[in-house]
RNA sequence: CAAGACAAAGGCAAACUCGGCAAAAGCCGGGGACGCAAAGCUGCGGGCCCACCCCCCCGUGUGGGUAGGGCAGCCGGGCUGCCGAAA
Numbered sequence: 001c002a003a004g005a006c007a008a009a010g011g012c013a014a015a016c017u018c019g020g021c022a023a024a025a026g027c028c029g030g031g032g033a034c035g036c037a038a039a040g041c042u043g044c045g046g047g048c049c050c051a052c053c054c055c056c057c058c059g060u061g062u063g064g065g066u067a068g069g070g071c072a073g074c075c076g077g078g079c080u081g082c083c084g085a086a087a
Stems, first nucleotide, its partner, number of pairs: 004083001011036002016031006034073001040079003044076003047071004051066004
C1' cells in the first nucleotide's frame, strides 16, 4: 500500500412508532434496531418512486418528455475518512 478479523475504540440506524413538514414520493426530530467498513458527502451515469405534460387508448395500463421533486440503506462513478490482525 492493501486486505476487512469472533480485535480494540467509537459511529450509523431498516421495519415499526410518536411529533412536525410536504400535494405526493419523501424529509426532519424523539423512541427503536434489521442491518452496515464508508449505511460519510455528492443526483455525475443507470435504475426506482412522486407530480405534471404529450401520444395511444379509454380499462387503466403501456410508451415518451420535464432546463420538476425525491431515493446515496438499488448498482456504478467522483470526493473524503477511523481502526488495522492473519495471509

Predicted 3D model of an 87-nucleotide RNA (c-di-GMP-I-GGC riboswitch aptamer) from a Bacillota bacterium. It was read from a public genome assembly, where an Rfam model found it.